[in-house]
RNA sequence: GCCCAGGUAGCUCAACGGUAGAGCGAUUGGCUGUUAACCAAUAGGUUGCAGGUUCGAAUCCUGUUCUGGGCG
Repeated sequence: GCCCAGGUAGCUCAACGGUAGAGCGAUUGGCUGUUAACCAAUAGGUUGCAGGUUCGAAUCCUGUUCUGGGCG
RNA backbone atom coordinates (compact mmCIF):
# COMPACT_ATOMS: atom_id res chain seq x y z
P G A 1 -0.65 3.79 3.59
O5' G A 1 -0.90 2.84 2.32
C5' G A 1 -0.69 3.36 1.01
C4' G A 1 -0.69 2.25 0.00
C3' G A 1 -1.94 1.37 0.00
O3' G A 1 -3.01 1.94 -0.74
C1' G A 1 0.00 0.00 0.00
P C A 2 -4.51 1.71 -0.31
O5' C A 2 -4.79 0.19 -0.74
C5' C A 2 -4.78 -0.17 -2.12
C4' C A 2 -4.93 -1.67 -2.28
C3' C A 2 -6.13 -2.28 -1.57
O3' C A 2 -7.34 -2.13 -2.29
C1' C A 2 -4.21 -3.57 -1.10
P C A 3 -8.71 -2.07 -1.50
O5' C A 3 -8.95 -3.56 -1.02
C5' C A 3 -9.12 -4.60 -1.96
C4' C A 3 -9.19 -5.95 -1.26
C3' C A 3 -10.24 -6.08 -0.16
O3' C A 3 -11.55 -6.30 -0.66
C1' C A 3 -8.19 -6.99 0.58
P C A 4 -12.82 -5.85 0.19
O5' C A 4 -12.85 -6.90 1.39
C5' C A 4 -13.08 -8.28 1.12
C4' C A 4 -12.99 -9.09 2.38
C3' C A 4 -13.87 -8.63 3.52
O3' C A 4 -15.22 -9.03 3.38
C1' C A 4 -11.71 -9.09 4.34
P A A 5 -16.39 -8.17 4.05
O5' A A 5 -16.23 -8.46 5.61
C5' A A 5 -16.45 -9.75 6.12
C4' A A 5 -16.11 -9.83 7.59
C3' A A 5 -16.78 -8.79 8.48
O3' A A 5 -18.12 -9.11 8.80
C1' A A 5 -14.49 -8.91 9.02
P G A 6 -19.18 -7.91 9.04
O5' G A 6 -18.70 -7.22 10.39
C5' G A 6 -18.85 -7.89 11.63
C4' G A 6 -18.02 -7.23 12.71
C3' G A 6 -18.46 -5.86 13.18
O3' G A 6 -19.58 -5.91 14.06
C1' G A 6 -16.12 -5.88 12.93
P G A 7 -20.54 -4.63 14.18
O5' G A 7 -19.69 -3.62 15.07
C5' G A 7 -19.19 -4.02 16.35
C4' G A 7 -18.50 -2.87 17.04
C3' G A 7 -19.43 -1.68 17.33
O3' G A 7 -19.12 -1.13 18.60
C1' G A 7 -17.56 -0.98 16.05
P U A 8 -20.11 -1.36 19.81
O5' U A 8 -21.56 -1.02 19.21
C5' U A 8 -21.99 0.31 19.10
C4' U A 8 -23.50 0.42 19.25
C3' U A 8 -24.05 -0.20 20.53
O3' U A 8 -23.93 0.68 21.65
C1' U A 8 -25.34 -0.95 18.71
P A A 9 -23.53 0.06 23.06
O5' A A 9 -24.82 0.32 23.98
C5' A A 9 -25.17 1.64 24.38
C4' A A 9 -25.68 1.64 25.81
C3' A A 9 -24.83 0.85 26.80
O3' A A 9 -24.82 1.53 28.06
C1' A A 9 -27.02 0.00 26.81
P G A 10 -23.55 2.46 28.42
O5' G A 10 -22.56 1.44 29.15
C5' G A 10 -21.35 1.93 29.78
C4' G A 10 -20.79 0.86 30.67
C3' G A 10 -20.60 -0.50 29.99
O3' G A 10 -19.35 -0.59 29.35
C1' G A 10 -21.82 -0.79 32.00
P C A 11 -19.20 -1.30 27.92
O5' C A 11 -19.23 -2.86 28.22
C5' C A 11 -18.20 -3.47 28.97
C4' C A 11 -18.51 -4.94 29.19
C3' C A 11 -18.87 -5.73 27.93
O3' C A 11 -17.72 -6.19 27.24
C1' C A 11 -20.47 -6.15 29.61
P U A 12 -17.78 -6.47 25.66
O5' U A 12 -18.73 -7.73 25.52
C5' U A 12 -18.34 -9.00 26.03
C4' U A 12 -19.40 -10.03 25.76
C3' U A 12 -19.92 -10.08 24.32
O3' U A 12 -19.04 -10.80 23.47
C1' U A 12 -21.74 -10.13 25.82
P C A 13 -19.13 -10.57 21.86
O5' C A 13 -20.59 -11.07 21.52
C5' C A 13 -21.38 -10.43 20.54
C4' C A 13 -22.81 -10.86 20.70
C3' C A 13 -23.73 -10.46 19.57
O3' C A 13 -23.64 -11.40 18.50
C1' C A 13 -24.74 -9.91 21.63
P A A 14 -24.29 -11.00 17.09
O5' A A 14 -25.84 -11.15 17.37
C5' A A 14 -26.78 -10.37 16.70
C4' A A 14 -28.16 -10.63 17.22
C3' A A 14 -29.27 -10.08 16.34
O3' A A 14 -29.58 -10.99 15.31
C1' A A 14 -29.64 -9.41 18.56
P A A 15 -29.54 -10.48 13.76
O5' A A 15 -30.72 -9.41 13.75
C5' A A 15 -32.04 -9.79 14.12
C4' A A 15 -32.89 -8.57 14.32
C3' A A 15 -32.82 -7.53 13.20
O3' A A 15 -33.65 -7.88 12.09
C1' A A 15 -32.60 -6.45 15.28
P C A 16 -32.90 -8.35 10.76
O5' C A 16 -33.62 -7.47 9.64
C5' C A 16 -34.92 -7.80 9.22
C4' C A 16 -34.94 -7.99 7.73
C3' C A 16 -34.99 -6.70 6.95
O3' C A 16 -34.28 -6.84 5.72
C1' C A 16 -36.96 -7.94 6.59
P G A 17 -33.36 -5.68 5.23
O5' G A 17 -34.04 -4.44 5.89
C5' G A 17 -34.15 -3.19 5.15
C4' G A 17 -34.75 -2.14 6.02
C3' G A 17 -36.27 -2.21 6.14
O3' G A 17 -36.67 -1.54 7.32
C1' G A 17 -35.68 -0.26 4.99
P G A 18 -37.52 -2.39 8.42
O5' G A 18 -38.50 -1.30 9.05
C5' G A 18 -38.01 -0.27 9.91
C4' G A 18 -39.14 0.58 10.43
C3' G A 18 -40.29 -0.18 11.07
O3' G A 18 -40.86 0.59 12.10
C1' G A 18 -41.09 0.98 9.19
P U A 19 -40.60 0.13 13.60
O5' U A 19 -40.03 1.46 14.28
C5' U A 19 -40.82 2.64 14.34
C4' U A 19 -40.67 3.25 15.71
C3' U A 19 -39.57 2.63 16.57
O3' U A 19 -38.93 3.64 17.34
C1' U A 19 -41.63 2.40 17.66
P A A 20 -37.35 3.80 17.14
O5' A A 20 -36.69 2.34 17.36
C5' A A 20 -36.70 1.76 18.63
C4' A A 20 -35.94 0.45 18.59
C3' A A 20 -35.66 -0.10 19.98
O3' A A 20 -36.70 -0.98 20.38
C1' A A 20 -33.65 -0.02 18.72
P G A 21 -37.43 -0.84 21.80
O5' G A 21 -37.53 -2.35 22.31
C5' G A 21 -36.57 -2.85 23.23
C4' G A 21 -36.22 -4.26 22.85
C3' G A 21 -35.51 -5.04 23.94
O3' G A 21 -36.45 -5.60 24.85
C1' G A 21 -34.32 -5.25 21.93
P A A 22 -35.95 -5.95 26.36
O5' A A 22 -35.11 -7.30 26.19
C5' A A 22 -35.73 -8.48 25.70
C4' A A 22 -34.73 -9.61 25.55
C3' A A 22 -33.89 -9.89 26.79
O3' A A 22 -34.59 -10.72 27.72
C1' A A 22 -32.48 -9.78 24.92
P G A 23 -34.30 -10.55 29.30
O5' G A 23 -32.90 -11.25 29.52
C5' G A 23 -32.73 -12.63 29.26
C4' G A 23 -31.26 -13.00 29.32
C3' G A 23 -30.51 -12.52 30.56
O3' G A 23 -30.72 -13.35 31.69
C1' G A 23 -29.26 -12.00 28.64
P C A 24 -30.85 -12.71 33.13
O5' C A 24 -29.38 -12.17 33.45
C5' C A 24 -28.30 -13.07 33.61
C4' C A 24 -26.96 -12.36 33.58
C3' C A 24 -26.78 -11.24 34.61
O3' C A 24 -26.51 -11.72 35.91
C1' C A 24 -26.02 -10.51 32.50
P G A 25 -27.05 -10.88 37.16
O5' G A 25 -26.36 -9.44 37.04
C5' G A 25 -24.97 -9.29 37.29
C4' G A 25 -24.52 -7.89 36.96
C3' G A 25 -25.18 -6.76 37.75
O3' G A 25 -24.64 -6.61 39.05
C1' G A 25 -25.14 -6.18 35.46
P A A 26 -25.55 -6.08 40.24
O5' A A 26 -25.92 -4.59 39.82
C5' A A 26 -24.93 -3.58 39.79
C4' A A 26 -25.54 -2.23 39.46
C3' A A 26 -26.68 -1.81 40.37
O3' A A 26 -26.22 -1.23 41.58
C1' A A 26 -27.30 -1.47 38.11
P U A 27 -27.06 -1.46 42.92
O5' U A 27 -28.34 -0.55 42.73
C5' U A 27 -28.21 0.87 42.59
C4' U A 27 -29.56 1.48 42.27
C3' U A 27 -30.71 1.08 43.18
O3' U A 27 -30.72 1.83 44.39
C1' U A 27 -31.41 0.90 40.93
P U A 28 -31.32 1.15 45.72
O5' U A 28 -32.89 1.09 45.46
C5' U A 28 -33.64 2.29 45.35
C4' U A 28 -35.06 2.00 44.95
C3' U A 28 -35.80 0.97 45.78
O3' U A 28 -36.28 1.48 47.02
C1' U A 28 -36.17 0.53 43.51
P G A 29 -36.48 0.48 48.25
O5' G A 29 -37.75 -0.42 47.86
C5' G A 29 -39.03 0.16 47.80
C4' G A 29 -40.03 -0.77 47.15
C3' G A 29 -40.25 -2.10 47.84
O3' G A 29 -41.09 -2.02 48.98
C1' G A 29 -40.00 -2.46 45.53
P G A 30 -40.99 -3.09 50.12
O5' G A 30 -41.54 -4.44 49.50
C5' G A 30 -42.88 -4.55 49.09
C4' G A 30 -43.15 -5.88 48.41
C3' G A 30 -42.86 -7.11 49.24
O3' G A 30 -43.90 -7.40 50.16
C1' G A 30 -41.98 -7.40 47.08
P C A 31 -43.56 -7.96 51.66
O5' C A 31 -42.93 -9.42 51.41
C5' C A 31 -43.72 -10.46 50.86
C4' C A 31 -42.87 -11.66 50.51
C3' C A 31 -41.99 -12.17 51.65
O3' C A 31 -42.72 -13.01 52.54
C1' C A 31 -40.71 -12.00 49.69
P U A 32 -42.62 -12.79 54.09
O5' U A 32 -41.13 -13.24 54.42
C5' U A 32 -40.75 -14.59 54.29
C4' U A 32 -39.28 -14.76 54.53
C3' U A 32 -38.77 -14.20 55.87
O3' U A 32 -39.00 -15.10 56.94
C1' U A 32 -37.33 -13.55 54.09
P G A 33 -39.58 -14.55 58.32
O5' G A 33 -38.48 -13.55 58.85
C5' G A 33 -38.81 -12.57 59.83
C4' G A 33 -37.54 -12.11 60.52
C3' G A 33 -36.41 -11.67 59.60
O3' G A 33 -36.61 -10.33 59.17
C1' G A 33 -35.56 -13.11 61.27
P U A 34 -36.31 -9.99 57.60
O5' U A 34 -34.73 -10.02 57.47
C5' U A 34 -33.95 -9.01 58.11
C4' U A 34 -32.48 -9.28 57.94
C3' U A 34 -32.02 -9.52 56.52
O3' U A 34 -31.83 -8.32 55.79
C1' U A 34 -31.08 -11.15 57.93
P U A 35 -32.05 -8.32 54.20
O5' U A 35 -30.84 -9.18 53.63
C5' U A 35 -29.51 -8.64 53.60
C4' U A 35 -28.51 -9.71 53.24
C3' U A 35 -28.66 -10.35 51.87
O3' U A 35 -28.14 -9.53 50.82
C1' U A 35 -28.26 -12.01 53.47
P A A 36 -28.85 -9.58 49.39
O5' A A 36 -28.55 -11.06 48.89
C5' A A 36 -27.22 -11.45 48.50
C4' A A 36 -27.16 -12.95 48.28
C3' A A 36 -28.07 -13.50 47.18
O3' A A 36 -27.51 -13.35 45.89
C1' A A 36 -28.31 -14.82 49.11
P A A 37 -28.47 -12.98 44.64
O5' A A 37 -29.44 -14.24 44.50
C5' A A 37 -28.92 -15.51 44.12
C4' A A 37 -29.97 -16.59 44.30
C3' A A 37 -31.27 -16.34 43.55
O3' A A 37 -31.19 -16.77 42.19
C1' A A 37 -31.76 -16.88 45.78
P C A 38 -31.93 -15.94 41.05
O5' C A 38 -33.47 -16.05 41.41
C5' C A 38 -34.14 -17.29 41.41
C4' C A 38 -35.55 -17.15 41.97
C3' C A 38 -36.39 -16.07 41.31
O3' C A 38 -37.00 -16.50 40.11
C1' C A 38 -36.53 -15.88 43.66
P C A 39 -37.22 -15.46 38.92
O5' C A 39 -38.43 -14.58 39.45
C5' C A 39 -39.71 -15.15 39.68
C4' C A 39 -40.68 -14.13 40.21
C3' C A 39 -40.73 -12.82 39.44
O3' C A 39 -41.51 -12.91 38.26
C1' C A 39 -40.60 -12.37 41.74
P A A 40 -41.15 -11.99 37.00
O5' A A 40 -41.59 -10.53 37.46
C5' A A 40 -42.96 -10.26 37.69
C4' A A 40 -43.14 -8.88 38.28
C3' A A 40 -42.54 -7.73 37.48
O3' A A 40 -43.36 -7.34 36.38
C1' A A 40 -41.98 -7.48 39.75
P A A 41 -42.68 -6.68 35.08
O5' A A 41 -42.30 -5.21 35.57
C5' A A 41 -43.33 -4.29 35.92
C4' A A 41 -42.75 -3.11 36.67
C3' A A 41 -41.78 -2.24 35.91
O3' A A 41 -42.44 -1.31 35.06
C1' A A 41 -40.89 -2.70 38.03
P U A 42 -41.67 -0.74 33.75
O5' U A 42 -40.54 0.21 34.35
C5' U A 42 -40.88 1.35 35.10
C4' U A 42 -39.65 2.00 35.71
C3' U A 42 -38.57 2.40 34.71
O3' U A 42 -38.86 3.63 34.08
C1' U A 42 -37.57 1.28 36.55
P A A 43 -38.25 3.95 32.62
O5' A A 43 -36.72 4.32 32.92
C5' A A 43 -36.40 5.42 33.76
C4' A A 43 -34.94 5.37 34.16
C3' A A 43 -33.94 5.38 33.01
O3' A A 43 -33.68 6.71 32.56
C1' A A 43 -33.37 3.67 34.54
P G A 44 -33.45 6.98 31.02
O5' G A 44 -32.03 6.25 30.74
C5' G A 44 -30.84 6.69 31.41
C4' G A 44 -29.75 5.70 31.20
C3' G A 44 -29.44 5.37 29.76
O3' G A 44 -28.55 6.31 29.20
C1' G A 44 -29.64 3.38 31.01
P G A 45 -28.97 7.31 28.03
O5' G A 45 -28.21 6.79 26.73
C5' G A 45 -28.18 5.41 26.39
C4' G A 45 -27.47 5.24 25.08
C3' G A 45 -27.73 6.34 24.03
O3' G A 45 -26.60 6.50 23.21
C1' G A 45 -28.61 4.27 23.29
P U A 46 -25.95 8.00 23.11
O5' U A 46 -26.78 8.77 22.02
C5' U A 46 -26.95 8.27 20.70
C4' U A 46 -27.29 9.38 19.75
C3' U A 46 -26.69 9.20 18.34
O3' U A 46 -27.62 8.56 17.49
C1' U A 46 -26.20 11.38 19.17
P U A 47 -27.60 7.00 17.17
O5' U A 47 -26.23 6.33 17.75
C5' U A 47 -25.24 5.89 16.89
C4' U A 47 -25.01 4.39 17.05
C3' U A 47 -24.47 3.69 15.78
O3' U A 47 -23.47 2.74 16.17
C1' U A 47 -26.41 2.60 16.55
P G A 48 -22.29 2.45 15.06
O5' G A 48 -21.09 3.41 15.51
C5' G A 48 -20.78 3.57 16.91
C4' G A 48 -19.64 4.54 17.05
C3' G A 48 -19.78 5.84 16.28
O3' G A 48 -20.57 6.80 16.97
C1' G A 48 -17.66 4.93 15.87
P C A 49 -21.53 7.78 16.12
O5' C A 49 -20.53 8.72 15.31
C5' C A 49 -19.64 9.60 15.99
C4' C A 49 -18.78 10.37 15.01
C3' C A 49 -19.55 11.04 13.87
O3' C A 49 -20.12 12.27 14.25
C1' C A 49 -17.72 9.86 12.98
P A A 50 -21.46 12.81 13.52
O5' A A 50 -20.97 13.14 12.04
C5' A A 50 -19.96 14.13 11.83
C4' A A 50 -19.70 14.32 10.35
C3' A A 50 -20.94 14.39 9.47
O3' A A 50 -21.55 15.66 9.51
C1' A A 50 -19.35 12.94 8.47
P G A 51 -22.98 15.87 8.85
O5' G A 51 -22.71 15.88 7.29
C5' G A 51 -23.72 15.46 6.40
C4' G A 51 -23.10 15.12 5.05
C3' G A 51 -24.09 14.54 4.05
O3' G A 51 -24.81 15.57 3.38
C1' G A 51 -22.23 13.14 4.18
P G A 52 -26.40 15.42 3.21
O5' G A 52 -26.52 14.29 2.08
C5' G A 52 -25.89 14.48 0.84
C4' G A 52 -25.88 13.22 0.02
C3' G A 52 -27.24 12.59 -0.23
O3' G A 52 -27.93 13.22 -1.28
C1' G A 52 -25.71 10.91 0.42
P U A 53 -29.54 13.23 -1.28
O5' U A 53 -29.95 11.71 -1.58
C5' U A 53 -29.62 11.11 -2.82
C4' U A 53 -30.08 9.67 -2.85
C3' U A 53 -31.54 9.45 -2.48
O3' U A 53 -32.40 9.69 -3.58
C1' U A 53 -30.19 7.90 -1.33
P U A 54 -33.74 10.57 -3.38
O5' U A 54 -34.64 9.65 -2.44
C5' U A 54 -35.06 8.38 -2.86
C4' U A 54 -35.68 7.62 -1.73
C3' U A 54 -36.75 8.37 -0.95
O3' U A 54 -38.01 8.35 -1.62
C1' U A 54 -35.27 7.28 0.55
P C A 55 -38.86 9.75 -1.67
O5' C A 55 -39.40 9.92 -0.19
C5' C A 55 -40.01 11.16 0.20
C4' C A 55 -40.62 11.00 1.57
C3' C A 55 -39.71 10.36 2.62
O3' C A 55 -38.84 11.31 3.22
C1' C A 55 -41.82 9.29 2.67
P G A 56 -37.30 10.88 3.43
O5' G A 56 -37.39 9.75 4.54
C5' G A 56 -37.82 10.08 5.86
C4' G A 56 -38.05 8.83 6.68
C3' G A 56 -36.85 7.90 6.83
O3' G A 56 -35.96 8.36 7.83
C1' G A 56 -38.76 6.65 6.27
P A A 57 -34.38 8.23 7.60
O5' A A 57 -34.05 6.67 7.58
C5' A A 57 -34.39 5.87 8.74
C4' A A 57 -33.29 4.84 9.01
C3' A A 57 -31.94 5.47 9.39
O3' A A 57 -31.25 4.58 10.26
C1' A A 57 -31.68 4.27 7.41
P A A 58 -31.46 4.68 11.84
O5' A A 58 -30.39 3.64 12.47
C5' A A 58 -29.02 3.98 12.49
C4' A A 58 -28.18 2.73 12.48
C3' A A 58 -28.15 1.99 11.14
O3' A A 58 -27.16 2.51 10.28
C1' A A 58 -28.56 0.46 12.91
P U A 59 -27.45 2.61 8.66
O5' U A 59 -27.80 1.12 8.20
C5' U A 59 -26.84 0.08 8.30
C4' U A 59 -27.49 -1.24 7.93
C3' U A 59 -27.95 -1.35 6.49
O3' U A 59 -27.69 -2.64 5.98
C1' U A 59 -29.77 -1.69 7.96
P C A 60 -26.45 -2.87 4.94
O5' C A 60 -26.89 -1.97 3.70
C5' C A 60 -27.64 -2.54 2.64
C4' C A 60 -27.79 -1.57 1.50
C3' C A 60 -26.56 -0.72 1.20
O3' C A 60 -25.62 -1.42 0.40
C1' C A 60 -28.45 0.67 1.27
P C A 61 -24.02 -1.12 0.54
O5' C A 61 -23.85 0.29 -0.15
C5' C A 61 -24.08 0.47 -1.53
C4' C A 61 -23.81 1.90 -1.95
C3' C A 61 -22.49 2.48 -1.48
O3' C A 61 -21.40 2.09 -2.28
C1' C A 61 -24.22 4.02 -1.04
P U A 62 -19.93 1.96 -1.66
O5' U A 62 -19.49 3.48 -1.43
C5' U A 62 -19.33 4.34 -2.54
C4' U A 62 -18.97 5.73 -2.08
C3' U A 62 -17.82 5.84 -1.10
O3' U A 62 -16.55 5.74 -1.71
C1' U A 62 -19.60 7.21 -0.38
P G A 63 -15.31 5.13 -0.88
O5' G A 63 -14.92 6.30 0.13
C5' G A 63 -14.46 7.56 -0.36
C4' G A 63 -14.46 8.61 0.71
C3' G A 63 -13.62 8.31 1.94
O3' G A 63 -12.23 8.57 1.74
C1' G A 63 -15.73 9.11 2.62
P U A 64 -11.15 7.66 2.47
O5' U A 64 -11.31 8.09 3.99
C5' U A 64 -11.03 9.42 4.42
C4' U A 64 -11.48 9.64 5.85
C3' U A 64 -10.87 8.70 6.87
O3' U A 64 -9.58 9.10 7.28
C1' U A 64 -13.20 8.83 7.21
P U A 65 -8.50 8.00 7.76
O5' U A 65 -8.98 7.65 9.24
C5' U A 65 -8.95 8.65 10.26
C4' U A 65 -9.64 8.14 11.50
C3' U A 65 -9.13 6.83 12.06
O3' U A 65 -7.95 7.00 12.84
C1' U A 65 -11.47 6.77 11.98
P C A 66 -6.89 5.77 12.96
O5' C A 66 -7.60 4.72 13.93
C5' C A 66 -7.82 5.07 15.30
C4' C A 66 -8.69 4.05 15.97
C3' C A 66 -8.23 2.61 15.89
O3' C A 66 -7.22 2.30 16.84
C1' C A 66 -10.52 2.70 15.39
P U A 67 -6.19 1.07 16.51
O5' U A 67 -7.07 -0.24 16.67
C5' U A 67 -7.58 -0.60 17.94
C4' U A 67 -8.40 -1.87 17.86
C3' U A 67 -7.74 -3.05 17.14
O3' U A 67 -6.79 -3.71 17.94
C1' U A 67 -9.96 -2.83 16.39
P G A 68 -5.54 -4.49 17.22
O5' G A 68 -6.21 -5.76 16.51
C5' G A 68 -6.79 -6.78 17.31
C4' G A 68 -7.51 -7.79 16.45
C3' G A 68 -6.70 -8.41 15.32
O3' G A 68 -5.80 -9.41 15.75
C1' G A 68 -8.82 -7.81 14.51
P G A 69 -4.46 -9.70 14.88
O5' G A 69 -4.98 -10.38 13.53
C5' G A 69 -5.60 -11.64 13.55
C4' G A 69 -6.18 -12.01 12.21
C3' G A 69 -5.21 -12.03 11.04
O3' G A 69 -4.40 -13.19 10.99
C1' G A 69 -7.18 -10.92 10.40
P G A 70 -2.93 -13.12 10.27
O5' G A 70 -3.25 -13.03 8.71
C5' G A 70 -3.90 -14.11 8.06
C4' G A 70 -4.27 -13.74 6.64
C3' G A 70 -3.13 -13.33 5.74
O3' G A 70 -2.42 -14.43 5.22
C1' G A 70 -4.91 -11.82 5.48
P C A 71 -0.84 -14.26 4.80
O5' C A 71 -0.89 -13.35 3.50
C5' C A 71 -1.49 -13.83 2.31
C4' C A 71 -1.45 -12.79 1.22
C3' C A 71 -0.08 -12.20 0.92
O3' C A 71 0.71 -13.03 0.10
C1' C A 71 -1.67 -10.47 1.08
P G A 72 2.31 -13.02 0.24
O5' G A 72 2.74 -11.57 -0.30
C5' G A 72 2.53 -11.25 -1.67
C4' G A 72 2.80 -9.78 -1.89
C3' G A 72 4.19 -9.30 -1.52
O3' G A 72 5.17 -9.61 -2.47
C1' G A 72 2.56 -7.79 -0.72
The RNA shown here (transfer RNA) has 72 nucleotides and comes from a Candidatus Aenigmatarchaeaceae archaeon. Rfam family: tRNA. Rfam links the family to the GO term triplet codon-amino acid adaptor activity.